[in-house]
Context: one part of a larger RNA
RNA sequence: GAGUAACGAUAAAGGGGGUGAAAAUCCCCCUCGCCGAAAGCCCAAGGGUUCCUGCGCAACGUUCAUCGGCGCAGGGUGAGUCGGCCCCUAAGGCGAGGCCGAAAGGCGUAGUCGAUGGGAAACAGGUUAAUAUUCCUGUACCUUGCAUGACUGCGAUGGGGUGACGGAGAAGGCUAGGUCAGCCGGGUGUUGGAUGUCCCGGUUCAAGCGUGUAGGGAGUGCUCUUAGGCAAAUCCGGGAGCACAAUCCUGAGGCGUGAUGACGAGCGCCCACGGGCGCGAAGUGAUUGAUGCCACGCUUCCAGGAAAAGCCUCUAAGCGUCAGGUCAUGUGAGACCGUACCCGAAACCGACACAGGUGGGCAGGGUAGAGAAUCCCCAGGCGCUU
Repeated sequence: GAGUAACGAUAAAGGGGGUGAAAAUCCCCCUCGCCGAAAGCCCAAGGGUUCCUGCGCAACGUUCAUCGGCGCAGGGUGAGUCGGCCCCUAAGGCGAGGCCGAAAGGCGUAGUCGAUGGGAAACAGGUUAAUAUUCCUGUACCUUGCAUGACUGCGAUGGGGUGACGGAGAAGGCUAGGUCAGCCGGGUGUUGGAUGUCCCGGUUCAAGCGUGUAGGGAGUGCUCUUAGGCAAAUCCGGGAGCACAAUCCUGAGGCGUGAUGACGAGCGCCCACGGGCGCGAAGUGAUUGAUGCCACGCUUCCAGGAAAAGCCUCUAAGCGUCAGGUCAUGUGAGACCGUACCCGAAACCGACACAGGUGGGCAGGGUAGAGAAUCCCCAGGCGCUU
């Protein structure tokens, strides 16, 4: 220079009360304003205690601070079913032998790893200052060991089936959600009118189990035969015959049950004013309606759209009424790791409490609208730390 520029989005504050040494800034209340496919909610990645409570204000916070993602201390993350681990494989990695190479090493068979994919099973309500599909209540489900009983050809790293998949388009059936009416509870006014066709609020509920619908798909069953499926086969495939005119498979939703339960507007009691405890009405119908479900469906097109495990089935070696298999009942088992909190951000990546960047899910109401654009709003969250 200079007590100058700046104090980081122009979404915005005002009043009252409290605490305190001290209050524009912290807490509570009222009013106002902003977002509302987000500036709300939930995950993944990443971070790593930032979460909750008590005490504190040197420093950190672009001012203040009694406040804080700050300091100190204490507390907090509960799983057979969520995710991982586990089983399985993709691209790709590694790679016994092997091939190649002065060396280092390169490639690669068997194999072994490797999810961003496939593979068993849980929902609703309640609860904490802080966790919950994990705790509690209620109601379920799956895998597996053992025992008992009944029936019984069991057996694989091998065969077959399934798993199993593209783009686009169209129509239908539903549901979530919305709206209206009915029903239930409350109100009926300090202003001309308002007991009414008035006003306000509520009208919720899953998995599972039973039923097997709208719809979609395939002829199905039996017998005989068989150059294929590297051996075998009763399985699959090929061929022939008979029977049936339907049968089987799949399948949202609805309905019943779950639920004589929970939740529920509100009411009552207590209160340390933070809250706690108890009781509890109605809980129906119509209409609209998805981008969600049926649906990995249907139609169509060419560029022709993973694999393996698992599951079902077939036999080989072998085993022989032993073992094994199927079903039922009973009784056990289900370990380990993650789980707090932030997550379009003041907690991640950007040296910062930085107008930048960051994958996925949730599509409510109104005016108009083609619309998930735009405008106003709900739930919820904020007014961006002078």
Predicted 3D model of a 386-nucleotide part of an RNA (large-subunit ribosomal RNA, domain III) from a soil metagenome.
The prediction has a mean pLDDT of 82.
Rfam family: Bacterial large subunit ribosomal RNA.
RNAcentral holds the full RNA, with entries from MGnify.